Source information:
Predicted 3D model of a 104-nucleotide RNA (SAM riboswitch aptamer (S box leader)) from Gottschalkia purinilytica. Its mean pLDDT, the model's own confidence on a scale to 100, is 83. The RNAcentral record of the sequence draws on Rfam and Ribocentre. It matches the Rfam family "SAM riboswitch aptamer (S box leader)". Rfam describes the family as follows. The SAM riboswitch is found upstream of a number of genes which code for proteins involved in methionine or cysteine biosynthesis in Gram-positive bacteria.
[in-house]
């Protein structure tokens, strides 16, 4: 940079600093001086890691904690693009992303 896998309708700020952008790209709707990106803190989960507890035999599941490695903390990943069906907007799926494991 790139492959594989597996998750994306939950959940989390009335904090400090900062001062114009923001929501990944398109095309819409949005947030935003009633303070945007960013950084600190502070929280949320529980993907891996660590513990303990039980099940069970295969070094596996399941629960519970939250030490550590991410991550995240406005709207379903805001919605949407390609198909396919049904038929006026909906349903499925299927790219595109983010994110963790692990791989080259």
């Nucleotide at each position: 940079c790139u492959c594989u896998u597996a998750u994306c309708g939950a959940g989390a700020g009335u904090g400090g600093u900062g001062g114009a952008g923001g929501g990944a790209c398109u095309g819409g709707c949005c947030c935003u001086g009633u303070g945007a990106a960013a950084c600190c803190c502070a929280g949320c989960a529980a993907c891996c890691u660590g513990u303990a507890u039980c099940u069970a035999u295969u070094u596996a599941g399941a629960u519970a904690c939250g030490u550590g490695g991410u991550g995240c903390u406005a709207a379903a990943u805001c919605c949407u693009g390609c198909g396919a069906u049904a038929u006026u907007u909906g349903u499925c799926g299927g790219a595109a992303g983010a994110u963790g494991a692990g791989g080259u």